[in-house]
Context: one part of a larger RNA
RNA sequence: GACGAACGCUGGCGGCGUGCUUAACACAUGCAAGUCGAACGGGAUCGGUCUAGCUUGCUAGGCCGUGAGAGUGGCGAACGGGUGAGUAAUAUGUGACUAACCUGCCCCUUGCACUGGAAUAGCUCCUGGAGACGGGAGGUAAUGCCAGAUGCUCUCGCAAUCCGCAUGGAUUGUGAGGAAAGAUUUUAUCGGCAAGGGAUGGAGUCGCUUCCUAUCAGUUUGAUGGUGGGGUAACGGCCUAGCCAUGGCUACGACGGGUAACCGGCCUGAGAGGGCGGCCGGUCACAUUGGGACUGAGAUACGGCCCAGACUCCUACAGGAGGCAGCAGUGGGGAAUAUUGCGCAAUGGGGGAAACCCUGACGCAGCGACGCCGCGUGCGGGAUGGAGGCCUUCGGGUUGUAAACCGCUUUUAUUGAGGAGCAAGCAAGAGUGAGAGUACUCAGUGAAUAAGGACCGGCUAACUACGUGCCAGCAGCCGCGGUAAUACGUAGGGUCCAAGCGUUGUCC
Numbered sequence: 001g002a003c004g005a006a007c008g009c010u011g012g013c014g015g016c017g018u019g020c021u022u023a024a025c026a027c028a029u030g031c032a033a034g035u036c037g038a039a040c041g042g043g044a045u046c047g048g049u050c051u052a053g054c055u056u057g058c059u060a061g062g063c064c065g066u067g068a069g070a071g072u073g074g075c076g077a078a079c080g081g082g083u084g085a086g087u088a089a090u091a092u093g094u095g096a097c098u099a100a101c102c103u104g105c106c107c108c109u110u111g112c113a114c115u116g117g118a119a120u121a122g123c124u125c126c127u128g129g130a131g132a133c134g135g136g137a138g139g140u141a142a143u144g145c146c147a148g149a150u151g152c153u154c155u156c157g158c159a160a161u162c163c164g165c166a167u168g169g170a171u172u173g174u175g176a177g178g179a180a181a182g183a184u185u186u187u188a189u190c191g192g193c194a195a196g197g198g199a200u201g202g203a204g205u206c207g208c209u210u211c212c213u214a215u216c217a218g219u220u221u222g223a224u225g226g227u228g229g230g231g232u233a234a235c236g237g238c239c240u241a242g243c244c245a246u247g248g249c250u251a252c253g254a255c256g257g258g259u260a261a262c263c264g265g266c267c268u269g270a271g272a273g274g275g276c277g278g279c280c281g282g283u284c285a286c287a288u289u290g291g292g293a294c295u296g297a298g299a300u301a302c303g304g305c306c307c308a309g310a311c312u313c314c315u316a317c318a319g320g321a322g323g324c325a326g327c328a329g330u331g332g333g334g335a336a337u338a339u340u341g342c343g344c345a346a347u348g349g350g351g352g353a354a355a356c357c358c359u360g361a362c363g364c365a366g367c368g369a370c371g372c373c374g375c376g377u378g379c380g381g382g383a384u385g386g387a388g389g390c391c392u393u394c395g396g397g398u399u400g401u402a403a404a405c406c407g408c409u410u411u412u413a414u415u416g417a418g419g420a421g422c423a424a425g426c427a428a429g430a431g432u433g434a435g436a437g438u439a440c441u442c443a444g445u446g447a448a449u450a451a452g453g454a455c456c457g458g459c460u461a462a463c464u465a466c467g468u469g470c471c472a473g474c475a476g477c478c479g480c481g482g483u484a485a486u487a488c489g490u491a492g493g494g495u496c497c498a499a500g501c502g503u504u505g506u507c508c
Base pairs, nucleotide, nucleotide: 001507002506003505005504006503007502008501009500012375013374014373015372016371017370018368019367020333025331026330027329029328030327031326034075035074036073039072040071046065047064048063049062050061051060052059053058054057082286083285084284091210093208094207095206096205097204098203101202102201106198107197108196109195110194111193112192114148115147116146117145123138124137125136126135127134128133154177155176156175157174158173159172160171161170162169163168182190183189184188211258212257213256218249219248220247223246224245225244226243227242228240229239230238261283262282263281264280265276266275267274268273288309289308290307291306292305311322312321313320314319339365341364342363343362347361348359349358350357351356378408379407380406381405388399389398390397391396413445414444415443416442417441418440422435425432426431452497453496454495455494456493457478458477459476463492464491465490466489467488473480474479
């Protein structure tokens, strides 16, 4: 000098930041991922109207409108948010390569969208179970599923030509194979399929880089390489008890042990360096512990599924349910770390043609002097100098222009009045601000509402008196204290900082 700090004493205000460093301990409760009726069947409820019956305000039915819950289907849920357990290299940083790769939504270009079919949920009926949750029968729709047709620059095979950077790449011909879906409104949109290109996002490979330890010296058996096969978007021992060879790494530190997410950066320092990686940004890993796949353009799948373990809960004992390292909040641990707040107004995200819905992302507010910065706690005059305190050589000195007293001001405080930008957005229009009657402006009142902490032997700025008497105590080091203590305690005075001041811890 610095800090995500803590502790002691003290504490007026504002702005901007920041706040479980410990138990990746366990979690009550609420919320944190939905949306689309312009994909689909369906239609509860309510309103209007008409008809019939009559117990004259009810019932039943028709038509028009409204369209809840649940369901099929699509997209999203792989983003956003959290944490740092693991990981010393399957990671990070940086540079290159992919002739070994993928990419939903978005943009551009070209072409196409023809003909059919079978189901199934919802629903109705029956039925099991305490419940969670099911079983059977009947029947139904789609942009759900299936088949056929057509089809290109697509895929696979074969042939030819050209080329390169080794495996190889490109072009042409030929054979085989592979598509589609409609919706609404009234004339235009939004979609669908195939192929190519772009953009974006990812994947893989290689070089270099990254802590301590030799009281760790040898290590490795899919191990190192080849061939065949499998698998993948793709290369590859990635996999393979099929076969073959015997390799690979290592004092330039292998292997083992310990510790640790990495970086941009942050702190310190003249720099070189040293230490750190909290907030913010990028990458990685994880989601109660371990394992597994499914779906999908994409999966470490936090708020998906299955299995096993531990724990918690429900149970009618047959069986079930759960996962805050999301936001709040609770218990526990700890020296120690906040509200079960408001709003989608803005920014951004998901869905939707849109209106709109959802969004604990985010925007705000609350709590904490935890940090930085700013402001205030008045200003001017006022005595050969009150009172009180303290000291005294008893003359006086000091507190001290300090107070009183006189004049002035009003930041702040408080009262009243006015009152934003953020919205050039969204919307046909009407309308629409959580923060907030906040910031700010004007006026009124009145010095009114606001100072402490540590230290005073030397280092080190600041001294006397009394008490104590090697006691009580102080102390960062040297050291003070045993009867005149500037070093202990108290008082007066002083010094340094100041809404803080000290102490402790850690780093330079």